[in-house]
Formats: sequence, structure tokens, C1' cells
RNA sequence: GCGCUGGUAGUAUAGCGGUAGUAUCAUUGGUUUCCAACCAAUUGGUCUGGGUUCAACUCCCAGCCAGCGCA
Repeated sequence: GCGCUGGUAGUAUAGCGGUAGUAUCAUUGGUUUCCAACCAAUUGGUCUGGGUUCAACUCCCAGCCAGCGCA
């Protein structure tokens, strides 16, 4: 230099153009003499910019970051 894969809550990970989910963490409440465990609830997220579309995490373009391969 070229190519491929990926970027989504604090962490990990789904999401076939139409309400962004799950687990865990955190907070609150319940239970318990207390803690742990368990039960319930709540907060918190689409890498950046542009394009297509009535509507974009999703499709297209450029960039940034990480990993892998080739030279």
C1' cells in the first nucleotide's frame, strides 16, 4: 500500500427497512436478626459525517478505531 471482518447500555452479545432486546453490573423495594442467595422494578446504548427512503443499527459512500491476511 491492497483486501477481509468487526464497531450497539459500565461489560459481553443479538437484532432480514417499521416500538433497540437479552445476560451481567449499578440503584431502589421485598424477603432475612444481618450478609449472601432469591423475587420485583428502574436508569443507562446504535463509532463519526453524508446519501437513498415516508421511515435506516439495518442499504450506499467517505473517514476513524480494532483484529486478520497478502505484498
Predicted 3D model of a 71-nucleotide RNA (transfer RNA) from a Candidatus Pacearchaeota archaeon. Lineage of the source: Archaea > Nanobdellati > Candidatus Pacearchaeota. The prediction has a mean pLDDT of 82. Rfam family: tRNA. The family's RNA type in Rfam is transfer RNA. Gene Ontology term of the family: triplet codon-amino acid adaptor activity.